[in-house]
Context: one part of a larger RNA
RNA sequence: UGACGGGGGCUCACACAAGCGGUGGAGGAUGUGGCUCAAUUCGAAGCAACGCGAAGAACCUCACCUAGGUUUGACAUGCUGGGAUUAGUUCCAUGAAAGUGGAAUGACGCGGCUUGCCGUGGAACCAGCACAGGUGCUGCACAGCUGUCGUCAGCUCGUGUCGUGAGAUGUCGGGUUAAGUCCCUUAACGAGCGAAACCCUUGUCGCUAGUUGCCAGCGGGUAAAGCCGGGCACUUUAGCGAGACUGCCGGCGUUAAGCCGGAGGAAGGCGGGGACGACGUCAAGUCAUCAUGGCCUUUAUGCCUAGGGCUGCACACGUCCUACAAUGGGAUGGUACAAAGCGACGCGAAGCCGCGAGGCGGAGCAAAUCGCAGAAAACUUCCCUCAGUUCAGAUUGCAGUCUGCAACUCGACUGCAUGAAGCUGGAAUCGCUAGUAAUCGCGUAUCAGCUACGACGCGGUGAAUGUGUUCCUGAGCCUUGUACA
Repeated sequence: UGACGGGGGCUCACACAAGCGGUGGAGGAUGUGGCUCAAUUCGAAGCAACGCGAAGAACCUCACCUAGGUUUGACAUGCUGGGAUUAGUUCCAUGAAAGUGGAAUGACGCGGCUUGCCGUGGAACCAGCACAGGUGCUGCACAGCUGUCGUCAGCUCGUGUCGUGAGAUGUCGGGUUAAGUCCCUUAACGAGCGAAACCCUUGUCGCUAGUUGCCAGCGGGUAAAGCCGGGCACUUUAGCGAGACUGCCGGCGUUAAGCCGGAGGAAGGCGGGGACGACGUCAAGUCAUCAUGGCCUUUAUGCCUAGGGCUGCACACGUCCUACAAUGGGAUGGUACAAAGCGACGCGAAGCCGCGAGGCGGAGCAAAUCGCAGAAAACUUCCCUCAGUUCAGAUUGCAGUCUGCAACUCGACUGCAUGAAGCUGGAAUCGCUAGUAAUCGCGUAUCAGCUACGACGCGGUGAAUGUGUUCCUGAGCCUUGUACA
C1' cells in the first nucleotide's frame, strides 16, 4: 500500500421488511447430468453452464457411427511432360448412391488452304511435382468479440509539498447529491478517464406539407360505406421549432451547495424508457463465426456417397407451458376497441367445396392505396352448481390435410373416439415499486415444412404494498486490528 475480520461508524440496492404472483408436488415441452449405444459429434460448469452457441438436427446442415468409394484431390496458384483421344451432349452395363467400365457424336482461336485436311495454341483432360485440405490439439501462446463485479462511483496523472524510502497529500474533513454531483474548509493547485450532458424514443404545443391518410362545414349518392365532387379545419403522418432551467414564491440551510412545500404548467426537480459500461478482476468464455503462432495429420485426422445417429431411457436437476376450476367452463349465441410488423421464388381478397386442417379460384398489391387480419381478454344472453365433474387435457386407436425427392426411425396440423396424473404443492427458493406486477391476445427473425410452449418486439385490461434499515445478501467511503501478500 492492499486484502481479510462471526471490528466500529456512515450510506446505498426488490438486499430484507410490507405486499402481489410464482417455482419446488402433477402431466407435457425443452436444456443438462447420468446410463445406454456402432455412434448417441463438440463446446458452455456457482452467481456469470443448464429454452446457452442453435434466429429452425427428417435428407442437407454434420463435425459422430457403419458401409461403399477416392488420392494433386470438392476448392486456389504455379511448373514440367503428353497427345487430339478431348470440353459438352446422348446412350449402355454395373451400383443403394457416389462412382467405375464402355460406345456414339464432337466445340474454340490462329496460320496454310483443292468446303476437307494438315500444322499449331489457350482452356479442358491425363501423368507427375510444388502444394491444397483438416469443425484435428493447445482460449494456459494470441488478435478480435463477449460475460461478470456494475451504470457500482470510482480509477489515475502533471507540478508542488511532506517522508531516508515504499509511499502520502490532492481523493481527507463539514454539508449535499443518483453520482469523486456540487458547495465550504484546506499544502495543495490544476487536469484526464469515468458520472452528467451531447444521441434515439415517448409525453404537450406551434409552423410547414396534404397523398395512398382524414371528413367538420357545403353538394351529390347508397341497403350500407369518404363511395363521389370538394376541403386540409380535425385526427394522423414526418420534417423543423418551442417547452423544464430549482426559472418564480415561501420556509429551512452558512449569505453556499442544496432540501421541503406551493404557484403556473402537458410535463417539476435526472419527467419515463433506450443506446452508452472508467482503471481493472476472474490465466472467466470462445482455436467449432472469423483470424492466427506452434504442434499433429497427408492413399488420411482430407474428400465424395448411402443409411443411421445428434430425438436412445431404471433415473436426477434447471428453465418453461398447461392445469387442478365457478373472479370458472361451454354455446353450429350476439356485439366492440389496438399497436407494431411482414409481403414478389411473396402476401393472397371475393366467390365456391369441405364438420375441419385445407382445396379450387385468382381480384388487388413492390403496398399510409392491396393482402396477411378474425385481435383476445372485456361486455351481453343462455346452460353447467362443486362432482375427478360440461374441470383438466396426457396417452392411445382410426380416418384425413399440408410441406417436401422422401414424414418408418423423426414433421406440423385436423376430425371422431379414448379420457391418465392432477383437488393449490415439504424443506427450500424466484421475480416485481407503476402503466410496473399479474393477465390477454398480435407480429417478426430463422424457415420448404416444423417439434416455438423458446427468443425478440407490439399493444389491450390493469393492481397491492413500502417511505423503515435491527437482521440476511451484495456494494461504496472513512477508521481500527492482523503472525496474510
This is a predicted structure of a 485-nucleotide part of an RNA (small-subunit ribosomal RNA, 3' major domain) from a metagenome. Its Rfam family is "Bacterial small subunit ribosomal RNA". The RNAcentral record of the full RNA draws on SILVA. The prediction has a mean pLDDT of 81.